[in-house]
The RNA shown here (THF (Tetrahydrofolate) riboswitch aptamer) has 93 nucleotides and comes from a bovine gut metagenome. It matches the Rfam family "THF (Tetrahydrofolate) riboswitch aptamer". From the family's description: Tetrahydrofolate (THF) riboswitch was first reported for Ames et al. as an RNA motif in 5' untranslated (5'-UTR)regions of folate transport and biosynthesis genes in Firmicutes genomes.
RNA sequence: AGAGUAGAAAGCAGGGCGUCAAGUGCCGGUGUGACAGGGAGUUGCAUAUCGGACGAAGGACGGCUGUCCGCGGUCCUGUUUUCGCAUCCCGCU
Repeated sequence: AGAGUAGAAAGCAGGGCGUCAAGUGCCGGUGUGACAGGGAGUUGCAUAUCGGACGAAGGACGGCUGUCCGCGGUCCUGUUUUCGCAUCCCGCU
C1' cells in the first nucleotide's frame, strides 16, 4: 500500500399499515446494541423508552364498513447499483 463484505443509501418489484393520523422527520433525557478476520471502541451510527415542538389528501363505488384509485419524507421482503471498519493495535497479501 492492498484485500475483505458487517453495515448504509438510492432505484425497481411484491406484500402490509395508516388516511377515524399511527408512522416518518425535528429537539431533549435515560437505557441498550452493532461497527468487515481477531481485539479495543467514540463526541459518530442504530435502536427501545419517556418528555416536548410541529404536522398531512383524499376521492369514487357501495351500504354497515367493504372494494378500487390515490396519498404518506410509512413498514417489511426480494433484487440491482453505489458507498463502505470514526479511530487504534494485531493478523492476511